[in-house]
RNA sequence: AAAGGAUAAAGCCAAACUGUCUGUGAGGGCAGGACGGAAAGCUGCGGGUCUUAUCAAAGACAGCCGAGCUGCUGAA
Numbered sequence: 001a002a003a004g005g006a007u008a009a010a011g012c013c014a015a016a017c018u019g020u021c022u023g024u025g026a027g028g029g030c031a032g033g034a035c036g037g038a039a040a041g042c043u044g045c046g047g048g049u050c051u052u053a054u055c056a057a058a059g060a061c062a063g064c065c066g067a068g069c070u071g072c073u074g075a076a
Base pairs, nucleotide, nucleotide: 005073012037013036017032018031019030020029021028022027035063041069042068043067045066046065047064048061049060050059051058052057
């Protein structure tokens, strides 16, 4: 330096649900909340699912899977 990931430490993120705003919709933002997460950070590149619409497209989901980029850590 890299890999690795626990009976470590410091922390981080935030499902469902509720309130509110927004979108035709899937969904998204903010606040509360905490199911969980070692990248649950980012990227629509591949697959997949979903929405609108109609023969040809657009959009959503990164906490669906894979891939890529970046990052914290004093254990075995």

c-di-GMP-I riboswitch aptamer from a Desulfuromonadales bacterium, 76 nucleotides, folded computationally.
The prediction has a mean pLDDT of 83.
It matches the Rfam family "c-di-GMP-I riboswitch aptamer". Rfam's curators write: GEMM was predicted in a large-scale screen for bacterial structured RNA regulatory elements.
It was read from a public genome assembly, where an Rfam model found it.